[in-house]
RNA sequence: CCAGGGGGCCGGGCAGCCGCGCCGCCAAUCUCUAUUCGGGGUUGGUGUCGAGGAAAGUCCGGGCUCCACGAAACGAGGGUGGCGGGUAACGCCCGCCGUGGGCAACCACAGGGAAAGUGCCACAGAGAGCAUACCGCCGAUGGCCUCUUCGGAGGAUCAGGCAAGGGUGAAAGGGUGCGGUAAGAGCGCACCGGGGCUUCGGCAACGCGGUCCGCAUGGCAAACCCCACCCGGAGCAAGGCCGAAUAGGGGCGGCGCGCUCUCGCAAGAGGGCAGGUGCGUUUCGCAUCGCCCGCCCGGGUUGGCUGCUGGAGUCCUGAAGCAAUUCAGGACCUAGACGAAUGGCUGCCAUCGCGGCGCAGGUGCCUAUUGGCAAACCGGCCGCGAUACAGAACCCGGCUUACAGGCCCCCUGGUACU
Repeated sequence: CCAGGGGGCCGGGCAGCCGCGCCGCCAAUCUCUAUUCGGGGUUGGUGUCGAGGAAAGUCCGGGCUCCACGAAACGAGGGUGGCGGGUAACGCCCGCCGUGGGCAACCACAGGGAAAGUGCCACAGAGAGCAUACCGCCGAUGGCCUCUUCGGAGGAUCAGGCAAGGGUGAAAGGGUGCGGUAAGAGCGCACCGGGGCUUCGGCAACGCGGUCCGCAUGGCAAACCCCACCCGGAGCAAGGCCGAAUAGGGGCGGCGCGCUCUCGCAAGAGGGCAGGUGCGUUUCGCAUCGCCCGCCCGGGUUGGCUGCUGGAGUCCUGAAGCAAUUCAGGACCUAGACGAAUGGCUGCCAUCGCGGCGCAGGUGCCUAUUGGCAAACCGGCCGCGAUACAGAACCCGGCUUACAGGCCCCCUGGUACU
C1' cells in the first nucleotide's frame, strides 16, 4: 500500500427570532369550600427536563393485573434438541465439542433416533429398498463347429458367470492399490473410511492412541413418528375508583328436586347416603342444590381520575472469571402525552457526491541548477446538489429486519522497502 475478517461508537454542530408539553416556583385575576387550613380555572413570567439504536416487526421470555375451587395421575395441544456455564427467564447470551465452507483470520448449523413402524426420492435410467443388466467383459465347466500325431489345439458364442470398465442420474450399495480369477467381486491383503471394546486426557460433549471385526442395508425426520426435557389462560383496550344512566330484564324447551335418621304437636331445623354442577378423564378433598344444558328477544354505560414511571435502572472504580456475567464501593435521576407535546424560519459551519480552477503546499518526471514539464492522487479555493433508517403511549431482557455517511480498536493474507 492492496484485499479480507471481527468488534465498538456517532449519525449533523453553533447562533438568533418566533412557537410547544409535564412538573416546580412567583404574580395578577376569577371561583368553590369554609371557624381555620385549603382546592380548582385563566393570563403573564421564570427554572429543570423532553423520543430510538432500532421507538419498527409483535417473533420469544418475564415483571405487573385479573380469571380458573384445591391436590395428584393420565391425556390432548404446544415448545426446545451436542456439552458445560450465565440469566428473573427464554427459542437468548458466553465458552467448548462435532460437521461443513474458507489459504487464513473467521463464518454457518432446525446438531438425539433411519435396525420400532409408516412414507417419499420427479424425470432419466436395466435398476432408487432389502434392487438391477442398457453398452459391455468372460465363456474355465456342459453344449455346437473345424482340425488332429488322439495328447489336444482353435473358432464362434448357446447355456451359464460378472457388476470391476462405460452410460443415466442429485444419489447406483464404501475409496485407492496389489493379489487372485475364465472374467470378476472385501474374494483376500495394505492403507483410508465405518463399527465394537478400551489405557490415558477432559466435569462433559468428545479426542490422541491401542486392539478386534470384511464390515448387506443410500438419502430425507425443516416428512408422520419415536426418545429426552419444559409449558395454566387472557392481557394496560389488563385492572381499580368516581360520576351518570338503565330493565337485579323478558320468553321457550330439556333433565332433576330421591331415600333415611334425630329433635319437634306441626311448620320446620340438623345429619348420613345417592345424584347433578364447579376441570378433557380418573381418584381424593371442599363448596353448592338448580350457581345445570340449549335457543330467541332486548336495556344502560363510550365521561373523568388512576394504573403511568425510582427501575431484574444508568454511569465510574475495584475484585473474581477465558467469557457471558456476578459481587463490593461511590455517583446520578434522564418524556409520561391523552386526538396525543419537542416545531418553523434565517445565517454560518461540518460531511458526502458531481463539476471546475490553479503548476506549485505535498507528489511524479527531466535537469543536477536559483529551473522546466505534468491536474493522475492528496491538500487548497469556487460553484451546484444532497444530508440515512425512522417517532414513545405499562415497563424490562432478547431476537429479526431497515440504515446515506463518518470515526476508532484488534486480527488474517499478499506485495515492496528497511

This is a predicted structure of a 418-nucleotide RNA (Bacterial RNase P class A) from Qipengyuania sp. XHP0207. The source organism's lineage runs through Bacteria, Pseudomonadota, Alphaproteobacteria, Sphingomonadales and Qipengyuania. It matches the Rfam family "Bacterial RNase P class A". From the family's description: Ribonuclease P (RNase P) is a ubiquitous endoribonuclease, found in archaea, bacteria and eukarya as well as chloroplasts and mitochondria. The coordinates come from a structure-prediction model, not an experiment, and the mean pLDDT is 78.